[in-house]
RNA sequence: AGAAAGUGCACCUAGGGUUCCGUUUCUAUUUUUUAGAGAGUCUGGACCAAGUGGUGCAGGCGGUUUUACCGCUACACCCUAGAGGGAUAAAAACCCGGGCGGG
Numbered sequence: 001a002g003a004a005a006g007u008g009c010a011c012c013u014a015g016g017g018u019u020c021c022g023u024u025u026c027u028a029u030u031u032u033u034u035a036g037a038g039a040g041u042c043u044g045g046a047c048c049a050a051g052u053g054g055u056g057c058a059g060g061c062g063g064u065u066u067u068a069c070c071g072c073u074a075c076a077c078c079c080u081a082g083a084g085g086g087a088u089a090a091a092a093a094c095c096c097g098g099g100c101g102g103g
Base pairs, nucleotide, nucleotide: 007058008057009056010055011054012053015048016047020045021044022042023039024038025037026036027035028034059073060072061071062070063069064068075098077103078102079101082100084096085095086094
């Protein structure tokens, strides 16, 4: 100076939007209601969700009194979490990506 092989799944959180439900506004109808249109600059249900967040399980490696128990599985700074692209209804800290750019 260079080189990712730095595991997977589930549940959750920061975060995220608006198909559906709810909420809310308007209009028509109407006793209660129902229908249509708008609003995420609506707390929510539900949904998406971390490489650099959490927990668990599995996997891998090592050990032992060997069929179960123990240990290890590191590190990953800053940018209004930078610019660009992609999926879904849509967005994101999701995916491209431990990539690229800057410090």
Molecule: Guanidine-I riboswitch aptamer
Organism: Bacillota bacterium